[in-house]
């Protein structure tokens, strides 16, 4: 160096200076408000804020009991609030090696098993191999055949070929020729004990059939869990409508031909309440927090001190622009270190109730570790 893996960080850093967004605080104005407007100090995106897959928190609604049905889940132990997350382990697979993947049940039923091939699940039968039988030939002791072909029926899975998979392996008897057919090793499988581990599970022994495909992400069967909806949840609550109560008594009315008094009526003021729930406030930032350390554990992780406050917008702020530094890359120079001049600073992406996780996106950087190759 390359090539493969496995993690780890992510606006390169400081600073100036113009803006934006929330906070504080100070002045000012007038419409006197959850106000404007100016000043001052602070403060501001992510490792994935995303996808909305799983698990919580927080809120309502539902909820006697019990069965059906549905949904996740799926080797063992342990972590955690909790999980389908993780971390140690087991037993299998796959890779040259780092490392990477897979997990209950297929000796309960049920279903399926392209394509090839003779046969694919109660095995099968083209051709080879074996017997019988027909025709034909050939041989001769002349009516026979341990002879050849041909076709017919039938036995067979030993070899050969298919194919992801052909119903265990060798090797002996055995038979026309094979065949677990038998009989010896091995190998696997259920089951019983031993010995070791909390356990999955390993070692060891013994029995029994006599071999038992695959697929459960095809249905199903065992077990574990499992009410619903989601911050547009929910709580408060302006104005405006509407109900409804007192209050006022103009105007009309009635006593009455006229004036006062006195009565009615209530659509209109004025005050008060209820109903909704709209703007609009809270719910919203101090938290299963986030940095250092110390102590426990192989490890996820938990415990202790001690220090931090860290975005809260709502059509939605978190930018621009120089300077200096570093990086990376041209290009001259230099014997090298190195110097000077130009040019770039890059990916995915982007808060909206908040955590944990998981997935999925990501140009250049950094760590490990395995292979190979060059030098020394």
């Nucleotide at each position: 160096a390359a090539a493969g893996u496995u993690g780890g960080a992510g606006a390169g850093a400081u600073g100036a200076u113009c803006g934006c967004u929330c906070c504080u605080u100070u002045a000012u104005u007038c419409u006197u408000g959850a106000a404007a407007u100016a000043g001052a100090g602070g403060u501001g995106a992510g490792g994935a804020a995303a996808g909305u897959c799983c698990g919580a928190a927080c809120u309502c609604c539902g909820c006697a009991g019990a069965g059906c049905a549905g949904a996740a889940u799926g080797c063992c132990u342990u972590g955690u609030a909790a999980c389908g997350c993780a971390a140690g382990g087991a037993g299998c697979c796959u890779g040259a090696a780092a490392g990477g993947g897979c997990u209950g049940g297929a000796a309960a039923g049920c279903g399926c098993a392209a394509c090839a091939g003779a046969g694919a699940g109660u095995a099968g039968a083209a051709g080879u191999c074996c017997u019988u039988g027909u025709u034909u030939c050939g041989a001769c002791u002349c009516g026979u055949c341990g002879g050849a072909a041909u076709u017919a029926a039938g036995g067979u899975c030993a070899a050969g070929g298919u194919g992801a998979a052909a119903g265990g392996g060798u090797g002996a008897g055995g038979u026309a020729a094979g065949a677990g057919c038998u009989c010896a090793c091995c190998a696997g499988u259920u089951c019983c004990g031993u010995u070791g581990g909390u356990a999955a599970c390993a070692u060891c022994g013994g029995a029994a059939g006599c071999u038992a495909u695959g697929c459960a992400a095809g249905c199903c069967c065992c077990a574990u869990u499992c009410g619903g909806a989601g911050c547009a949840a929910c709580a408060c609550a302006a104005a405006u409508a509407u109900g409804a109560g007192a209050g006022u008594a103009a105007c009309a009315c009635u006593u009455u031909g006229c004036u006062c008094g006195a009565g009615u009526c209530a659509u209109g003021c004025u005050c008060u309440u209820a109903u909704g729930g709209u703007a609009g406030u809270g719910g919203c930032a101090a938290g299963a927090u986030c940095g250092a350390u110390c102590c426990g554990g192989u490890g996820a992780c938990g415990g202790g001190u001690c220090g931090a406050c860290c975005a809260g917008a709502u059509a939605a702020a978190u930018g621009g622009u120089c300077a200096u530094c570093g990086u990376c890359u041209u290009g001259a120079c230099u014997u090298a270190g190195g110097u000077c001049a130009g040019g770039a600073u890059a990916a995915c992406a982007g808060a909206a109730u908040u955590c944990g996780g998981c997935u999925u996106a990501c140009g250049a950087c950094c760590a490990g570790c395995u292979u190979u190759g060059a030098g020394c």